[in-house]
This record gives sequence, C1' cells and structure tokens, in this order.
RNA sequence: UACUUAUCCAGAAAGACCGAGGGACUGGGCCCUGUGACGUCUUGGCAACCUGAAAUAAAACAAGGUGCCAACUCCCAUUCGGCCGGAAUUCGCGGCCGGAGAAGAUAAGUA
Repeated sequence: UACUUAUCCAGAAAGACCGAGGGACUGGGCCCUGUGACGUCUUGGCAACCUGAAAUAAAACAAGGUGCCAACUCCCAUUCGGCCGGAAUUCGCGGCCGGAGAAGAUAAGUA
C1' cells in the first nucleotide's frame, strides 16, 4: 500500500506551546473557534478490536498492544421500499420513516 472480516445512535478531562482556522474528499447545511479552536507534548480518562483473566451462549472484570476522549461517521447526496401532501387519466414534485450500498475511520488477519 492492497485485500478480507467486523464495528461505527454509548463512553471519555486538564495543563503547556502554537496562533487561525477546523469539523475526511466535493457540494449544500449546521456547528466549534482570540472566553485560543485545529495541531504538538505531558498527565489523566474511555473501552471498539486484539490481549489477560474468565467463560463454554454471553455478559461482567483488567487496561498490556493499537485506538479513541464536540455534535449519530454532526446532517444530507446513490439506490430500494413505505406513509403523507400537492397535482387530479398517468407521469413528473415536496416532506417524513425504514433498508441496502458507496465513501471514510478503527481493529484483526493475509499478501
């Protein structure tokens, strides 16, 4: 780097430095941010996967390896179905709900 599988509505602080943007890409929203965001470091915490221990269906426990600590992956976009409304032969339209995808993130395994 690529592939496969699984998960992503819960959870989780403070200090120092930096100094203007940030929330993955693109577009549209909506938020965070000089009351210092984002990022880096230190300490602390959370507990998704591996691990330990347990168990033999799990759950609960620990926090060693990664990871994570604003908002559902912040919301929407592709597609399928359902409901409501408008229109009133039909189609085209708008809103809401549910499912499946795509993309992304994380872990484990393989190459």